[in-house]
């Protein structure tokens, strides 16, 4: 000096599932009505991330729990895309994403 390896970090790729239903608020828009011509009531249409509760059904690849073989004298140890769904997420884009690629930066250190 450096090969695997191990953390950030930047960067390209990256899968799944309900445009679910219900209340309440809030916000735009046309419409009706009262009138003091500005204001106040009604129901109706979107706002999927406007914000807040409540329910069903679903999906796993942030995180998280479990176990198999092994090992063991017992206890402990013991993986995952396998599982459970707690957490997270479920139109399209976002944003998130295991996991790979490239990029320099750290640690370690066969040799």
């Nucleotide at each position: 000096c450096c090969a695997a390896c191990c953390c950030a970090c930047g960067u390209g790729g990256g899968a799944g599932a309900g445009a679910c239903c219900c209340c309440g608020g809030g916000g735009u828009g046309a419409c009706c009505c009262g009138c003091u011509c500005g204001c106040g009531g009604g129901g109706c249409a979107c706002c999927a991330g406007c914000c807040g509760g409540g329910g069903c059904g679903c999906c796993g690849a942030a995180g998280g729990g479990g176990c198999a073989a092994c090992a063991c004298c017992c206890c402990c140890g013991g993986a995952a895309c396998c599982u459970c769904u707690c957490a997270g997420g479920c139109g399209c884009c976002a944003a998130g994403g295991a996991c790979c690629g490239c990029g320099g930066g750290g640690g370690c250190g066969a040799g």